Annotation: The RNA shown here (small-subunit ribosomal RNA) has 1396 nucleotides and comes from an uncultured bacterium. RNAcentral holds the sequence, with entries from Greengenes.
RNA sequence: CCCUUAGAGUUUGAUCUUGGCUCAGGACGAACGCUGGCGGCGUGCCUAACACAUGCAAGUCGAGCGAUGAAAGAGAAAUGGAAUUCUUCGGAAUGAAAUUUUUCUGGAUUAGCGGCGAACGGGUGAGUAACACGUGAGCAAUCUGCCUUUCACAAAGGGAUAGCCUCGGGAAACUGGGAUUAAUACCAUAUGAGACUACACUACCUCAUGGUAAAGUAGUUAAAGUGAUUUAGCGGUGAAAGAUGAGCUCGCGUCCCAUUAGCUAGUUGGUGAGAUAAAAGCCCACCAAGGCAACGAUGGGUAGCCGGCCUGAGAGGGUGAACGGCCACAUUGGAACUGAGACACGGUCCAAACUCCUACGGGAGGCAGCAGUGGGGAAUAUUGCACAAUGGAGGGAACUCUGAUGCAGCGACGCCGCGUGAACGAUGAGGGCUUUCGAGUCGUAAAGUUCUGUCCUAUGGGAAGAUAAUGACGGUACCAUAGGAGGAAGCCCCGGCUAACUACGUGCCAGCAGCCGCGGUAAUACGUAGGGGGCGAGCGUUGUCCGGAAUUAUUGGGCGUAAAGGGUUCGCAGGCGGUAAUGUAAGUCUGAUGUGAAAUCCUGUGGCUAAACCACAGUAAGCAUUAGAAACUGCAUAACUUGAGUCAAGGAGAGGUAAGUGGAAUUCCUAGUGUAGCGGUGAAAUGCGUAGAUAUUAGGAGGAAUACCAGUGGCGAAGGCGACUUACUGGACUUGAACUGACGCUGAGGAACGAAAGCGUGGGUAGCAAACAGGAUUAGAUACCCUGGUAGUCCACGCCGUAAACGAUGAGUGCUAGGUGUCGGGAGUCAAAUCUCCGGUGCCGUAGUUAACGCAAUAAGCACUCCGCCUGGGGAGUACGUGGGCAAGCAUGAAACUCAAAGGAAUUGACGGGGACCCGCACAAGCAGCGGAGCAUGUGGUUUAAUUCGACGCAACGCGAAGAACCUUACCAGGACUUGACAUAUGUAUGACCGAUAUAGAGAUAUAUCUUUUUCUUCGGAGACAUAUAUACAGGUGGUGCAUGGUUGUCGUCAGCUCGUGUCGUGAGAUGUUGGGUUAAGUCCCGCAACGAGCGCAACCCCUAUUACUAGUUGCCAGCAUUUAAGGUGGGGACUCUAGUGAGACUGCCGAUGAUAAAUCGGAGGAAGGUGGGGAUGACGUCAAAUCAUCAUGCCCUUUAUGUCCUGGGCUACACACGUGCUACAAUGGUCGGUACAGAGAGCAGCGAAACAGUGAUGUCAAGCGAACCUCAAAAAGCCGAUCCCAGUUCGGAUUGUAGGCUGCAACUCGCCUACAUGAAGUCGGAGUUGCUAGUAAUCGCGAAUCAGAAUGUCGCGGUGAAUGAGUUCCCGGGUCUUGCACUCACCGCCCGUCA
Repeated sequence: CCCUUAGAGUUUGAUCUUGGCUCAGGACGAACGCUGGCGGCGUGCCUAACACAUGCAAGUCGAGCGAUGAAAGAGAAAUGGAAUUCUUCGGAAUGAAAUUUUUCUGGAUUAGCGGCGAACGGGUGAGUAACACGUGAGCAAUCUGCCUUUCACAAAGGGAUAGCCUCGGGAAACUGGGAUUAAUACCAUAUGAGACUACACUACCUCAUGGUAAAGUAGUUAAAGUGAUUUAGCGGUGAAAGAUGAGCUCGCGUCCCAUUAGCUAGUUGGUGAGAUAAAAGCCCACCAAGGCAACGAUGGGUAGCCGGCCUGAGAGGGUGAACGGCCACAUUGGAACUGAGACACGGUCCAAACUCCUACGGGAGGCAGCAGUGGGGAAUAUUGCACAAUGGAGGGAACUCUGAUGCAGCGACGCCGCGUGAACGAUGAGGGCUUUCGAGUCGUAAAGUUCUGUCCUAUGGGAAGAUAAUGACGGUACCAUAGGAGGAAGCCCCGGCUAACUACGUGCCAGCAGCCGCGGUAAUACGUAGGGGGCGAGCGUUGUCCGGAAUUAUUGGGCGUAAAGGGUUCGCAGGCGGUAAUGUAAGUCUGAUGUGAAAUCCUGUGGCUAAACCACAGUAAGCAUUAGAAACUGCAUAACUUGAGUCAAGGAGAGGUAAGUGGAAUUCCUAGUGUAGCGGUGAAAUGCGUAGAUAUUAGGAGGAAUACCAGUGGCGAAGGCGACUUACUGGACUUGAACUGACGCUGAGGAACGAAAGCGUGGGUAGCAAACAGGAUUAGAUACCCUGGUAGUCCACGCCGUAAACGAUGAGUGCUAGGUGUCGGGAGUCAAAUCUCCGGUGCCGUAGUUAACGCAAUAAGCACUCCGCCUGGGGAGUACGUGGGCAAGCAUGAAACUCAAAGGAAUUGACGGGGACCCGCACAAGCAGCGGAGCAUGUGGUUUAAUUCGACGCAACGCGAAGAACCUUACCAGGACUUGACAUAUGUAUGACCGAUAUAGAGAUAUAUCUUUUUCUUCGGAGACAUAUAUACAGGUGGUGCAUGGUUGUCGUCAGCUCGUGUCGUGAGAUGUUGGGUUAAGUCCCGCAACGAGCGCAACCCCUAUUACUAGUUGCCAGCAUUUAAGGUGGGGACUCUAGUGAGACUGCCGAUGAUAAAUCGGAGGAAGGUGGGGAUGACGUCAAAUCAUCAUGCCCUUUAUGUCCUGGGCUACACACGUGCUACAAUGGUCGGUACAGAGAGCAGCGAAACAGUGAUGUCAAGCGAACCUCAAAAAGCCGAUCCCAGUUCGGAUUGUAGGCUGCAACUCGCCUACAUGAAGUCGGAGUUGCUAGUAAUCGCGAAUCAGAAUGUCGCGGUGAAUGAGUUCCCGGGUCUUGCACUCACCGCCCGUCA
């Protein structure tokens, strides 16, 4: 100078933090699942160092030797008799081929002897924790065949032995005897040195013993030949060097366990002898008693080591396949032989196991060589070709051998490369999927048109590898020509992490899942499909390693509360260490040299078309040696005084140990006084007491503890220490500065001390008090409470060794604002004040720090030194082992398994049988009730063919329902219909539809008859309407209120709920909104890091209370007139009233209180006084609150039915239970008679007067009124009289009977009313519980909605008209603040144990 470092999910309602778990990356000798076109380069038993059939993997040399003597050639002999000649045709002669024998030449072959090789190459990793390996040194303590160089030499002999022959043994393997034979086999002799040995000597050199060189004397020891043309060449012997290879030694490095702490007798060393190539206890004899170990010996477990490989920013961590170096091993164990080299993979011997052969006597074998087989296993290849290349052995060479090697085969096992086509192509085809039904998407994708030829197929040519010949690979690579898009795409994923979404199916099932977690009817998470994303001849899964993980932290963490400071002190080893100086150079720094094998990595360049692959060049930590530097550390020397210690003078103290001495109190004993209780508790009882307690007085005994002083006061290392006196004794502090001169700090092991309880022995024992007993409490109560009471508590001696042994904070040193107390000293002052003088002990607080809380000179701040301890929760401080202990128990201290959290601090809520304040008919004070009776009504339950459905604490139950005989009606039974009772659209056919009548039927319905079209017109037809038919569809009070909208209830008419900006906090959040007052109120005032604002509160709206004005009919009538005496009439607007507009009330005025405020209390005036009374009005939200049956609506279900129509039934049932009401139980009353006073409403399919009839319900007739006019309509309680006389009644009216009335198609199931008769329960209601604070409760009647009819219900209206309270202790609910919390689904929470 350059390069390099990534995070995420998951604990919570939310937050910060601690902390674990999980994921994304890379890699692999891999395996498994699905799929699979080609080529290149690599790679392939990780398991049973398990067992192995078969073949091959080490031979070669005849130019070392004897022996053998093939082929071929030549000669000879014998047999043979082709052919030729002659012939007297009888035969004779010559005599080829072939065969056999033999001689010569020739030299093939090779069992044996001999030489070299077989110790290399190839395989495997069992053993090994070791000089085995790595690295660096050493051998003056060593060897080295073949190879290279140099010097010298090779004379002359001898005796054997295999083979062969022969005789034997044996099944075989093999082997014995005899005879004979050769050598580069063997042996003796000769010669011989610069070799070796002995003796003595000189020079030089070195790290000790010692080494090198030259020369002297004496002794010891060599040899082999073969071979062309005898000249080569190949060999032989001795010696000296080199090279190569090997051996030995040493420094440093090299896994886990201390729940392995002591190990060792050839052990450690010496002397001598031996052995070896060589040092050495390597071996032996003797002598000595050493050696190793906390810097981890010994023991146990595991493991071949390294270059490297994988990962990582690096430091590190993991690993040791292939390739390369070293080591070890060759069925297991042991041993040597040969040899230059072995204690020998394809040699020998012995033993063992196993396998095979056997004639049972005995033999044979060793794939961890290459192939291959069985077995094991998730899993790993051909019984291939060739020595053409490279290399090796032998040979002079030709050559032979070579499962080394070069190649091929099999496997997507890995890396790299290529392909499966390219361009154009919109009606955006068909088809699939989705859909809001419009369309969107797969998608230029396909089809189609025009092209191309990588791979492929066919044919032809055809290498390099070989510098002459020789090519397994291989007719391979490559090249040319031709052919035709033809033969070549899958796998995983799509909730977040993490790129990629919809539909259907399923319904906590089936299943998924790396973590969090999905699935219980609308699943982007399961399965399938469509679509999409990723990678691609591969893709996923599993396993392992590193990373992320700063989650073992050297780089780079922590320990007050999250895991973590040892209970405390002393102290050996160890670690660290004040000031100034000199020397040294171990650490440290700089340079040089050697080494750091090659391959690999990295950089550059080059070669195969490129890449993978291959080749070439360059690049360094470490270690060793060496030259320098001297600041720091170390070491040495001699100094210093500030750290540390000593000394002197003082005062403080519950410091310790021992002995002694007090007073108060409890208990007990004795005696006196005295009498019935005492004691104890929430209340009691057990207990004590008339045998005299408790109480009280006096005396005595005994043990234990030391009131007040007393204090975040003192002392001590901690535990701990408290009356007083004496004795002994430890430590700290202050002042002075005389002495020593770094003597210091920490401290693994170790030692000592160490509360309470407990243990042992012996004492002691007043009180207290485990265990135990009794009494209570309780569902139980082995507890809490009470009465007793033993160990123990006390003393002496000895153990134990632990505590929330806590400041949950190790020790030491230095530094870093202040303020304020207190203890002990000092300075100062007459005494004080005062002091930045010292030491302790507290509080507050700045900087800083911390996750926050907090800490803050007594640090949890800033630094240094040393020790202890932690690494997710549970299992567990458990088990086993070991040590200590009399025991109890203590110390040390795991794992299997299991979970995805377990924690810390802080925040918001909710909650508390926490606290403070406040409010409410919440309680209290009162009045009237309910709960008991009968009835009405609703609900549960039961019943039923059906008793339709919903509502369930408050906040369901006279609720939906402001009104079920049919209808309603949704339920049940039966009878019917199927484009439908209802809507829209289209096609076709017909011409009606409607209406009337009759018959059948329970009716729906069916049949029959009668009646019956219309508009326009170009006369073709078109339209309207209706019917029939067909298709889309209708319909559903079927499901889901946990898919929803809307509406509603409730907390609650409670005073709250929030926001913007600012500020504070890492953050969730806080502040504002808290605080002091005040209010009905987050109402208002004041204060305040807040300032403002919004939704709520209040006000604005309606009714009501007073009044003014306006208006005056249908309302009113003071005065005037009239009258049939009725505001009826004339008239009037005064009054009431009606209904419109205004006024009025605002703490406005006064006083007091308060803070001079807000406001409160009192007063005046006023119709009304402090929101006058009432209503409407309901914040953010809570309850998955209610409603799919008001309505609307997604999805699901149904479609000759879960739809529609009809008749009848049911919703009205009835052992029972509950809620809400009505009527009562009577004299404040009942009955009868007379008589008075409202308000608000309703009315034409209606209200219905008067009159008449009826005991009455009601009926007849019918006026008036669409209503301030007429009607309902009589108000009732009240008042005035009469009667009843306390009783189941002249109370009460249920129930039942009879006779009627009304509504309505219809009154049986199942309506209401009337009259007469009947006359039940009930005599004021248990536990408990409800409403109400004034025109209220209570009581009295009136009206309306719904409605044909059917209220004791509901909603309204007026009449009469109280009592009590002026408080907040308690119950319930609510609000604000605060506190605790392991709750947040929020106490109906969470959670523990037992059982299933």
Model confidence (mean pLDDT): 84 of 100.